[in-house]
Context: one part of a larger RNA
Molecule: large-subunit ribosomal RNA, domain V
Organism: Patescibacteria group bacterium
């Protein structure tokens, strides 16, 4: 070098279980509930099962009967026609006539108004019956035991009860399901359509939870549209009564700062700004052509025909200086409609053509119609995404340098060092999300160690504001060491006693196939506190399996052969 034997676990991101934490998923299930939506149950009405009778009150019809008061006028004139008589043996009376009056009476005859009685019927409300219905009341009988069922008697309720049925309204009792995405991990927040500017790298375009702001409109007959004519703001200085920093006047300079409903940008003096007349084109039917552009929207648009408005005319006018001011699709309903109409005539529905109903704002809008908890939890998946470690950076951090204002009686630099700079490390708090979610076990202690130096001891040494002696500050130097207890899982830390000292770090915060398992982070349970609840808490508190008696291969030990 090669083979072996006994042994130790540092490694094989060792084995084992398609990680349980963590995110996704238009998965799933369990639990909640003042999510949605049924649906059980409970209720309320109406019908039917379901009769009869009294009174009460209401509506209706019919029959009688009665009612009807301004003033005039014998007077308490409902209205209308018809009417010169009409009751009576008679006497008589009542009417016509005449007067009042808007109307004129006696008789006849149809009616109004408001009541009263009766009669039918209807609705109600009570209250009596009983023959439907009830009875888990009692006897009786069903060769029968029975507190069962049937059948009878009797006793009680009673047209309620219960039953079906339709209807309202309560219903987490029960059952379906809902309960957005973006996102330097998810969650809280904050965003979600639409306009304007930078970012944007001088065509368009262009992201980011980048910097800023605005919208979800207003304005019509005394406009903020159209047209035809006009005009020209706003500052600063000067001078000027009341007058002042600013009102009106009047000159001079500067030039668009001013205006243009609303932001912003771009435009605008031929004015798109102010102001006046006269008006409605804030119009019907189209449209070549082009922008823009995944579609589907969105935008400019000459020119033709019809009507009109202003202007002498040439023109101009299809809303506003321009870019925000919104919502597809279905559905229904509304206005026209020379359009279909199922044997024809209507029609019902439906077509066509207009215009309106959606903070469908999560604004290309899944439904007409939905929020939570899961630590009891599962499943598919992901290092597309967190906790741990590791990488990368190195803001913080540790530690070193420059510079020297100062302090150090005096003197920057024995010491100590502001305001500032510049590095080194990678022992902290982050930041990034690269490997690892078909698993890389997590704090802290124990045991075992090895390394670094920015040295706590212990060695050599300069400089001191080093007399000595104790010290401070730097340099060299890692050979060796670098206590024991109290408290708490604690690492840390505070405390006692000690030592020469009681240094700091890195090894997956070294080190569970080596040990623990007190802590954190499963299932129980309890308190505070938060939630209506299911439940929740880098709150607290008891309690709670650490898997491979079996090491293959690297590595170390210790041994035997060759």
């Nucleotide at each position: 070098c090669c083979c072996g034997u006994g042994g130790u676990u540092a490694g094989a991101c060792g084995a084992a279980a398609a990680g349980a934490c963590c995110c996704c998923g238009u998965g799933a299930a369990g639990c909640u509930u003042u999510a949605c939506u049924a649906c059980a149950a409970c209720u309320u009405a109406g019908u039917a099962u379901u009769g009869g009778g009294u009174u009460g009150u209401g509506g209706u019809a019919u029959a009688g009967c009665a009612u009807g008061u301004u003033u005039a006028g014998a007077a308490u004139a409902g209205g209308u026609g018809g009417g010169a008589g009409c009751c009576g043996a008679a006497a008589g009376g009542c009417g016509c006539c005449a007067g009042u009056g808007a109307a004129a009476u006696a008789c006849c005859a149809c009616c109004c108004u408001u009541g009263c009685u009766a009669u039918a019927u209807u609705a109600u409300a009570a209250u009596c019956c009983u023959a439907a219905c009830c009875u888990c009341c009692u006897c009786c009988c069903g060769u029968g035991a029975a507190u069962c069922c049937g059948g009878g008697a009797g006793a009680g309720g009673g047209a309620c009860a219960g039953u079906a049925u339709u209807u309202g309204g309560u219903g987490g009792g029960u059952a379906g399901u809902u309960u957005a995405a973006c996102u330097g991990g998810g969650g809280c927040g904050g965003u979600u359509g639409c306009c304007u500017c930078c970012u944007a790298a001088a065509a368009a375009g262009u992201a980011a939870c980048g910097g800023a702001g605005g919208c979800g409109u207003u304005u019509a007959c005394a406009a903020a549209g159209g047209u035809u004519g006009g005009c020209u703001a706003g500052c600063u200085c000067c001078g000027g009564a009341u007058g002042g920093a600013a009102a009106u006047c009047g000159g001079a300079g500067c030039g668009a700062u001013a205006g243009c409903g609303u932001a912003a940008a771009g435009g605008c003096a031929u004015a798109a700004g102010c102001c006046a007349g006269c008006u409605u084109u804030a119009c019907u039917g189209c449209g070549a052509g082009a922008c823009c552009u995944g579609c589907a929207a969105g935008u400019c648009a000459a020119g033709c025909a019809g009507u009109u408005a202003c202007g002498a005319a040439a023109g101009u006018a299809g809303a506003a200086c321009u870019u925000a001011g919104u919502g597809a699709u279905c559905c229904g309903a509304c206005c026209g409609u020379u359009c279909g109409a199922a044997g024809u005539a209507g029609g019902a529905c439906g077509g066509c053509g207009g215009a309106a109903g959606c903070u469908c704002a999560a604004c290309g809008g899944a439904u007409a119609a939905a929020a939570g908890c899961u630590a009891c939890u599962c499943c598919g998946g992901g290092g597309a995404u967190a906790a741990c470690a590791g990488g990368c950076u190195g803001g913080u951090c540790u530690c070193c340098c420059c510079c020297a204002a100062g302090a150090g009686u005096c003197c920057a630099c024995a010491u100590c060092g502001a305001c500032g700079g510049g590095g080194a490390g990678g022992u902290u708090c982050g930041g990034c999300a690269c490997c690892u979610c078909g698993a890389u076990g997590u704090c802290g202690g124990c045991u075992c160690g090895u390394c670094c130096u920015a040295u706590c001891c212990u060695g050599g040494a300069g400089c001191u504001g080093g007399a000595g002696a104790a010290g401070g500050u730097u340099c060299c130097a890692a050979g060796g060491g670098u206590u024991c207890g109290g408290c708490u899982g604690u690492u840390c830390g505070c405390c006692g006693a000690u030592u020469a000292a009681a240094a700091g770090g890195g090894c997956a915060c070294g080190c569970g196939a080596g040990c623990u398992g007190g802590g954190u982070u499963c299932a129980g349970a309890a308190c505070g506190u938060c939630g209506u609840g299911a439940g929740a808490c880098a709150g607290u508190u008891c309690g709670g399996u650490c898997u491979c008696c079996u090491a293959u291969c690297u590595a170390c030990c210790a041994u035997g052969g060759g």